A computed fold for a 1502-nucleotide RNA from a Chloroflexia bacterium, annotated as small-subunit ribosomal RNA. Rfam family: Bacterial small subunit ribosomal RNA. The sequence is in RNAcentral, with records from ENA and SILVA.
[in-house]
RNA sequence: CUGGUGGAGAGUUUGAUCCUGGCUCAGGAUCAACGCUGGCGGCGUGCCUAACGCAUGCAAGUCGGACGGCUCGCGCUUUCGGGUGCGGGUAGUGGCGGACGGGUGCGGAGCGCGUGACCGACCUGCCCCUCGGCGGGGGAUACCGGCGGGAAACCGCCGACAAGACCGCGUAGGCUCGCUCCCUGGUGGGGGGGGUGAGGAAAACCCAUUUCGGUGGGUGCCGGGGGAGGGGGUUGCGUCCGAUUAGCUGGUUGGUGCGGUGACGGCGCACCAAGGCGACGAUCGGUCGCGGGUCUGAGAGGACGGCCCGCCACAGGGGGACUGAGACACGGCCCCCACACCUGCGGGUGGCAGCAGCGAGGGAUUUUCGGCAAUGGGCGCAAGCCUGACCGAGCAACGCCGCGUGCGGGACGAGGCCCCUCGGGGUGUAAACCGCUUUUCUCGAGGACGACACUGACGGUACUCGGGGAAUCAGCCCCGGCUAACUACGUGCCAGCAGCCGCGGUAAGACGUAGGGGGCGAGCGUUGUCCGGAGUGACUGGGCGUAAAGGGCGCGCAGGCGGCCAUGCGCGCCGGGCCGUGAAAGCCCCCGGCUCAACCGGGCGGAUGCGGGCGGGACGGCAUGGCUGGAGGGUGGCAGAGGCGGGCGGAAUUCCCGGUGUAGUGGUGAAAUGCGUAGAGAUCGGGAGGAACACCCGCGGCGCAGGCGGCCCGCUGGGCCACCGCUGACGCUGAGGCGCGAAGGCCCGGGGAGCGAACGGGAUUAGAUACCCCGGUAGUCCGGGCAGUAAACGAUGUCGACUGGGCGCGCGCGGGCUUGACCCCGUGCGUGCCGGAGCCAACGCGGUAAGUCGACCGCCUGGGGAGUACGGCCGCAAGGCUAAAACUCAAAGGAAUUGACGGGGGCCCGCACAAGCAGCGGAGCGUGCGGUUUAAUUCGACGCAACGCGCAGAACCUUACCAGGCCUUGACAUGCCGCUGCGAGCGCACGGAAACGUGUGACCUUCGAGGGGGCGGCACAGGUGCUGCAUGGCUGUCGUCAGCUCGUGCCGUGAGGUGUUGGGUUAAGUCCCGCAACGAGCGCAACCCCUGCGGCCAGUUAGAGCGUCACUGGCCGGACCGCCGCCGCAAGCGGAGGAAGGCGGGGAUGACGUCAAGUCCGCAUGGCCCUGACGGCCUGGGCGACACGCACGCUACAAUGGCCGGGACAGCGGGCGGCCACGCCGCGAGGCGGCGCCAAUCCCCAAACCCGGCCCCAGUUCGGAUCGGGGGCUGCAACCCGCCCCCGUGAAGGCGGAGUUGCUAGUAACCGCGGGUCAGCCAUACCGCGGUGAAUCUGUUCCCGGGCCUUGUACACACCGCCCGUCACGUCACGGGAGCCGGCGACGCCUGAAGUCCGUGGGCCAACCGCGAGGGGGCAGCGGCCGAGGGCGGGGUUGGUGACUGGGACGAAGUCGUAACAAGGUAGCCGUAGCGGAAGCUGCGGCUGGAUCACCUCCUUU
Repeated sequence: CUGGUGGAGAGUUUGAUCCUGGCUCAGGAUCAACGCUGGCGGCGUGCCUAACGCAUGCAAGUCGGACGGCUCGCGCUUUCGGGUGCGGGUAGUGGCGGACGGGUGCGGAGCGCGUGACCGACCUGCCCCUCGGCGGGGGAUACCGGCGGGAAACCGCCGACAAGACCGCGUAGGCUCGCUCCCUGGUGGGGGGGGUGAGGAAAACCCAUUUCGGUGGGUGCCGGGGGAGGGGGUUGCGUCCGAUUAGCUGGUUGGUGCGGUGACGGCGCACCAAGGCGACGAUCGGUCGCGGGUCUGAGAGGACGGCCCGCCACAGGGGGACUGAGACACGGCCCCCACACCUGCGGGUGGCAGCAGCGAGGGAUUUUCGGCAAUGGGCGCAAGCCUGACCGAGCAACGCCGCGUGCGGGACGAGGCCCCUCGGGGUGUAAACCGCUUUUCUCGAGGACGACACUGACGGUACUCGGGGAAUCAGCCCCGGCUAACUACGUGCCAGCAGCCGCGGUAAGACGUAGGGGGCGAGCGUUGUCCGGAGUGACUGGGCGUAAAGGGCGCGCAGGCGGCCAUGCGCGCCGGGCCGUGAAAGCCCCCGGCUCAACCGGGCGGAUGCGGGCGGGACGGCAUGGCUGGAGGGUGGCAGAGGCGGGCGGAAUUCCCGGUGUAGUGGUGAAAUGCGUAGAGAUCGGGAGGAACACCCGCGGCGCAGGCGGCCCGCUGGGCCACCGCUGACGCUGAGGCGCGAAGGCCCGGGGAGCGAACGGGAUUAGAUACCCCGGUAGUCCGGGCAGUAAACGAUGUCGACUGGGCGCGCGCGGGCUUGACCCCGUGCGUGCCGGAGCCAACGCGGUAAGUCGACCGCCUGGGGAGUACGGCCGCAAGGCUAAAACUCAAAGGAAUUGACGGGGGCCCGCACAAGCAGCGGAGCGUGCGGUUUAAUUCGACGCAACGCGCAGAACCUUACCAGGCCUUGACAUGCCGCUGCGAGCGCACGGAAACGUGUGACCUUCGAGGGGGCGGCACAGGUGCUGCAUGGCUGUCGUCAGCUCGUGCCGUGAGGUGUUGGGUUAAGUCCCGCAACGAGCGCAACCCCUGCGGCCAGUUAGAGCGUCACUGGCCGGACCGCCGCCGCAAGCGGAGGAAGGCGGGGAUGACGUCAAGUCCGCAUGGCCCUGACGGCCUGGGCGACACGCACGCUACAAUGGCCGGGACAGCGGGCGGCCACGCCGCGAGGCGGCGCCAAUCCCCAAACCCGGCCCCAGUUCGGAUCGGGGGCUGCAACCCGCCCCCGUGAAGGCGGAGUUGCUAGUAACCGCGGGUCAGCCAUACCGCGGUGAAUCUGUUCCCGGGCCUUGUACACACCGCCCGUCACGUCACGGGAGCCGGCGACGCCUGAAGUCCGUGGGCCAACCGCGAGGGGGCAGCGGCCGAGGGCGGGGUUGGUGACUGGGACGAAGUCGUAACAAGGUAGCCGUAGCGGAAGCUGCGGCUGGAUCACCUCCUUU
């Protein structure tokens, strides 16, 4: 620059990822149907089902110019009988047409169709061109008349007559046939010419004219030649599915002859031969009209064949011929059958798959319309007639196309409706309103083209003009994602939605409604079907190690494919080239006509195909010749558990015999069964028998695979190396086929030591048809025969070529150096490991490929159903091979990732265990909880992490609960309106349980309002009512555990990894070292508080008499691995000093997150709910109940004690309606006085302990429950239901079963003290404080919890996971099944209509011959072959149904067990066999797709 105009994906398997893979969606199309809706026009289309049955009408006639008759009209004429002419009609004879046009899609898998070729093997009416001819006769017949039969349809007999009807004769160049000759040609019956013989024609009618003889013209007729168009036949190629249809075939294949046809042919027949077809799919079964084209698709392809065009087939089902140019004939004939109708019962008639219409079927498909005006057809000289072909109209949004339902203006934007955070927002310029227009509509007027002339159904239509007036006209679907469009209410796993994923269980953008929005629009959705997306059948354009998929292995026929060189051929192949064909329509492009478009007209292109001609000679093929590299062979050598047969050997087990010897032995987790005093086991000697061959033995060897292991001998297969002298492509693969083929199994015969399915017994267990133990039969072994499978695996077909390396091992050969078999180098084959490029979804593979290519075979196409059923083949059986469907699911899978988990591993922590101390679990009591009860026992909290928890104070109050009595703008907030100095409040009185109600009194004042209050009313208040699964906030817990993350970089397709792993170390992801990481954040630690040592400063209220000190409090100091030692790079560990060390002790501090953890009753808060009550007030009751169960505690059971007397020492704190010294009273609780203290000042203020005494082991001088009596205190009030004191009473209880809790040092234990709440107190609780003051642990096997790394996984609501099978129930589809009932097509036999053909001749007959008799010819009849159909029969195949039966699938919460997934608790799985409720178990052999530990080998690094 030119040509070309064409290809998009998404959802869904997972916690996430990549891949595989199916399902689903978005698009287009439709002869459609259904739902809702519906204004107009144009152009198209309209029974897809019952080729089911049809009422009625119409759809094929026409010609009087072929013929006679009949008849009507008119004219002329007449002897009035009639004659004649013209015109019209017509039943019949005759001619042409009815073989076209129109319909349908049954059948048919075929030369039926498509395409190309052929006929030397053919026909052709009407039409066109051309040559020639048309002479002369004859006999009938329908109509008609007469007679007869019949209900009818219709028929018979007799009589007469015409023709272009029929029949001889004559002529016939040409035509046909036989014989013959010549030319030509392309092959057989080709074309042309000559000779000879034979055969064969015809028709008239009309018009004009006429001298009535004829002539001219037209239409016809006969013979021949040619053409056009039409048809017949043959053939190459193409043309659906099933192999669970593999063999088919008797006129079958061919030949000769005859027949038949227009013509070839086995088309038919006789004879002869024995062929023909088939894996390149015959036969059989199923399905189907084919094509042009249509739809889709980028294309290749796939699907389809409605309208239109071509061809085929059919006309109620089946058969048959006749006529004819043409038929085996839709509106013709004959016969059979079915059906329907008429009937006088004798007999007849009929065929809408023509147009319209009816019934039926169905989800569903139109008018019993107009017209021959146009186009076309038949007949006719013509006029014309006929034409449901056709042209039009009607019905139907069925489709395509076009138009309209108005246009402009119009508010910070009405009303209504919807939403709202109440501010507002939306509908929305939308409406109203103003202006304008008139397509459409309506009224009126004009009015076509289609026709050149006569003629217009459409139609007074299209169109044009005028009047009127926004007037008459919008719906449907959708709005969770895919996919464009969101809110409110209702509903509450209900009702419902759903194309897939999935929505709905009280805040639903997914259901229903509404508002709003999105899409399309006279339509919109839905359903069905097809293509697309789907590269999920892959030609274009896929795969097979683990996802579905390599045949168990070899040999090998067919087939496919094939080394190097040369020559020839030109079959394949090739050529932007040439010729023919590829109908029209359709399609693309251009032009044109309806106002546009749809639609239509014209032109061009294309039509990838087939045939022909010319050319090419690379490649493939064929042929010929040659070559050696593939392959094979030769010679020489080598290794080996290669195979088969025979023989030999030792060890061990068992058994038998004998000796010694005595009580056990054996077995297990532990036992028992078993064996043994009739002498076992042990041990020694001897013997028998069978099976297997230790060590060597090795990721060693051999073999095709299965597989092969002591030694020797024999027979035998294959491989490798060296040499490079032989053959000369002899090769590779291999559907079928044939052979081999572990273990187990089967049959026959042997053998049998050990082992050992089944089986018996013992254990284990909830059970134990198992795992373990004691026995033990088949079997395991041998010979012969079957079987033919496997995790027959490298889950990797065979062969060949090519493509970096390193390190082993086995067997050869060569070279170097050599004494050498050592060592080194090279090379071939085999066998391993690691790795490069490359490949892969990843894992991984990587010269032994899963790399890059070639050849051939096998196999896959979602999961389940199912390697199953049925069928077939094989087997003695078990069973094997081949191999579906219904139904069902939205997945099933592969690899890898992060977690979680494991009755996996490694490392390490924690009062986790162990060691130890004190407890709990038993008792009584307190408190909390469950349960029960109740009018109520208010509510919440439920493993750890609810249960002395919310409650740090329930007699009323609290209080949320119950009963009863009351209030209604409310006990409380805000705003507004109206009224109110009668008043509210306060005091008093009355009623009442109180709340409350009623009555009454007094005070201030600037005398009127404000504030404030009251009353009435409106908005509203109020709710401990619900939802902690709508929330905020706060909290618990893992857990003070050592972790959780980010940025950038790097690695990986990705999830993700790295960092954070590793080696050390730590309490610690603490620190160090290393490292594709480098940094950083939240955590850890530190910073903060208390405490331990010291110093300084200050000192009230502080101890004491004072200094200093103690004390109080503030600020500093001190500890940092600084020093020493040790390993070491370091981190660190040990030691000294020090009050204190390696974090000194304690506290505060709680990462990312988990538990839908807890709390709507602390508070806050969305939504919902109540409103004379679910709100508020009050009195009383309840929260305190009590047959029980649990949790946390207190007090005890006593002498380490109890009691009595005496004596001593704290700290934290608290105190004004408070703490209270001290004194007095009371036995005491307490009371009465009363000092001090707003507190380092005063007060509350110790106990265990110490000293002395009593008790003497006892249910006690232990223990104090329970009960009785009496008192004190608080408070309005202690009955339900407080605390304390005194007297009396004195219960259980003698140290606690299984089990279980706390604690590692100033800790546990023991002892008391304080505080909050609080009138008081049910506090033994809780939060603190001090006093006295231990024991044990340098261990990590185990239980629990946790951290890091690693491994396996079928788990991921994550092991409290997942999941298997029987059984039971429901639903569904399917298999088997005694049978029963159908369909289909063959076969055998019987019967056999119509009819062609053949035969026959005794019936009948006009034409020709003959005088005649008769002949020739024909018809009927009869016979025969064939023959539709019918009958009988056996079998085949296919379907329906079937008591019962078998498994299968599916179905929120059924039963039994626990098989599998983590070593799934006996590793699992495969084949096989036995057994068992079930999963399953066991035996034998095999596999790793098995975890873990140790060892071995190899590899990598040093």